[in-house]
Two RNAs folded together computationally: RNase P RNA and transfer RNA, 420 nucleotides in total. The prediction has a mean pLDDT of 76. Rfam match: Bacterial RNase P class A. The family's RNA type in Rfam is ribozyme.

Order: sequence, then structure tokens, then C1' cells
RNA sequence: CAACUGAGCUUGGCAAGCGCGGCACCUGGGCGAAAGCCUUUGUGCUGAGGAAAGUCCGGGCUCCUGAGACCAAAGGAUGCUGGGUAACUCCCAGUGGAGGCGACUCUAAGGAUAGUGCAGCAGAAAAAUACCGCCGGCCCCUGGGGUCGGUAAGGGUGGAAUGGUGAGGUAAGAGCUCACCGGCAGUUCGGCGACGAACUGGCCCUGUAAACCCCAUCCGGAGCAACACCGUGGCGAAGCGAUAAUGGUCUCUACGCUUCAGGAGGUGGCUUGAGCUGUGGCGAAAUCCAUGGCCUAGAUAGAUGCUUGCCCUCGACAGAACCCGGCUUAUGAGUUCAGUUGGAAG
RNA sequence: GCGGGUGUAGCUCAAUGGCAGAGCACCGGCUUCCCAAGCCGGCAACGUGGGUUCGAUUCCCAUCACCCGCUCCA
Repeated sequence: CAACUGAGCUUGGCAAGCGCGGCACCUGGGCGAAAGCCUUUGUGCUGAGGAAAGUCCGGGCUCCUGAGACCAAAGGAUGCUGGGUAACUCCCAGUGGAGGCGACUCUAAGGAUAGUGCAGCAGAAAAAUACCGCCGGCCCCUGGGGUCGGUAAGGGUGGAAUGGUGAGGUAAGAGCUCACCGGCAGUUCGGCGACGAACUGGCCCUGUAAACCCCAUCCGGAGCAACACCGUGGCGAAGCGAUAAUGGUCUCUACGCUUCAGGAGGUGGCUUGAGCUGUGGCGAAAUCCAUGGCCUAGAUAGAUGCUUGCCCUCGACAGAACCCGGCUUAUGAGUUCAGUUGGAAG
Repeated sequence: GCGGGUGUAGCUCAAUGGCAGAGCACCGGCUUCCCAAGCCGGCAACGUGGGUUCGAUUCCCAUCACCCGCUCCA
């Protein structure tokens, strides 16, 4: 200098004027049956993302359900090991396998010896086998042909033909024997473990579970449009349940629920959080602990827009609707750190 | 926010782990004085990407587009 790999950060900036939403305090007015709402004046603070998206996972929270405990069936999910977390199918670190010169990347990674199913066409044959071929005996016989027996090393078909390569052996062959490799089993050692290493043993019967299934572990159901309260009347009336309303069982407790009963309403839930951030500590890391600082949207026909000037890397993908932890998808420009490969110079 | 479905030839629809079909339309030919009808023949496709498998339209994952239902004081 070029090409790559991994992990982060920013998301146009500055100034002026007018205009929007929320919160706190202040000033004035209006609407409504009520709850409550609308508006005005002034000051202060504050106002869209790394994905706010898809709604694919997991939860917090609320109800089913007065409180508590336990559980089945059905259905579903995960699938190598250890750790993290509120939890997860997520994150971190490893192991096995695959890719890459490498830094690194991907992995739907338990079981085919519990059982059932499927494997078309081709091919002799796909769990049962001899088409061509090789060897031996007999017969015919110029080359060659027929029959019987042995064989599965060679050829052909196929994704796959019953471990692979080489040598010996054999009538010709075959793990028949040997060496190496692969699988399986056993023993020893290392490791928390997945697994790895060494030695021994001829033990060696296709694949497929993102086919049904088996094994191990886990899971109640709904969802903020959840749910709660107020509200023209009245202090009641009627019904149901008491075998606590619920999938079932057990225990405790005592009254509870629905309708009469409206309605284009209003309020809460609604933002202080498993929150963000500085420093230090343990740890390989993810995280965790201690301590200090900060408060950063809560709309509900739905808020941040317009104008002018300057700078510039010339602005892509794109707008919260209860809130978080992830995953996936879309995407321009800029920038930081660490590492790999190649070249050149010193 | 919750639940469900669809995507196949120009159009309307089938089938299914092992050869992608039917009807209508279009093109060509036969027949006819000509057209229609009829007969024969032809063209033409699994939304997109990845994965599993010997093999995928079909199974799995992601993504794109379209359609249906529920909810709001009940």
C1' cells in the first nucleotide's frame, strides 16, 4: 500500500423568526345531565429509531380466580456440553462435523439394535441377489459353443450393491491372512462435561426421523381493544350460587354475582424502568457486585412543521401507541479498535 | 392486537415426494362460395430466496403480494 475478517459508535450541524404536543406553577373565560372537558396569559423543562418495521420467540403486567396448594388429558416447544439471564428457540465459551491459505464463518448436532412406513426410473438384484465376466469338470469342436459346480475381486446400472487401499494367498476369488485407514465394542489416562488420546479385538447386516414415532427436558388460558373506576335513578326489586362461581382435587374464609340500567361520554392503566451512564472489583467471556451521577415522548383523527442564512461527509432505510430482552428483514455515508493474507522499503 | 387462507399456462381451476393436467382463449391445418360450428395438432406455468432428501410444485425456514373474520361501554 492492497485485499479481507471480527467487534463497536454517529445518523447532518449551527443561528434567527413564526407555528405544534406533554409536564409543573400562574392568569382569565366557556361547555356539560354528570363524570369531567375545552380554551386563554406568562415562565421553566422536555418531545421518534438502530431498526420505531415484521409480529418470529421470551417475559413483566392485568384478568379468568376470595386466598392458597397440587395435577391430568390434549396440544405444543426445544434437542451436543458447560455457564449467563426474569425468561427464551437468545447471549458467552467450548466439543463434533462442513467451508476457507488464514484471521474466521456455518451447523435443523439425541435415537435407524423399540416399532411402523418410504426408496420411482435404471439395474441381475434395493434386504434380496448373479447380466457380462473369472476358475474347474464333461460333451461337441477350425475359431468357438452347450451343460454342471464354485465365485462376488473386475465391468456395467444407480445417490447407495454389504467397510476402503495395497500386498500375500487361492483352481479362480473372498477379512481367507497381514499392514494402514474408517466404523463398532472393551480397557486405561486427561477433561465438570460434550469429547479426546493410547492399547486390544476380524466384531464389520444401506439410506431416510425438516417421515410417523421413541427418548430427555419444559409449557394453564387469554390478552392494554387486558383490566379498573365515575356517570340522569334509587337506597331498592327480581333471579342465580353457597356442593366458592373456575378443567379437576384438597384446605381456609364469607357472602358474592347477574339483570332491572341508559350512553357517539370521561378518567385511570400511561411511563421511575429486569432503566441509562462514569469509576472500581471477580471472571476467559457473557453477565454479576459495589459506588457516584442522570430522568430523556405519552398522542387518541393521532404532536417536532414552515421560512431565511451559513457549514458540510450532500443526508440511505425510514415515525413511538402498555413496556422490556432477543431474532429476522431494509439500508446510504462517515468513523474507531483488534486481527489475517499478499507486496514493497528500511 | 388476535386468528385463518391463497399464490400453478393469457384467464378460471385440479393433482401430488418420482412424467406438471383440464376447460376457455390464441396460432396453424382440414372441411366450406365465405364465416360460425366441428375435427386434428401446437404454444404456454408451480410468487421469490435458502435448506432437508438420491430426487421438492409438494416437507422446513425466511421473505413479498393479496384475501377473510374478531375486538371498541355490548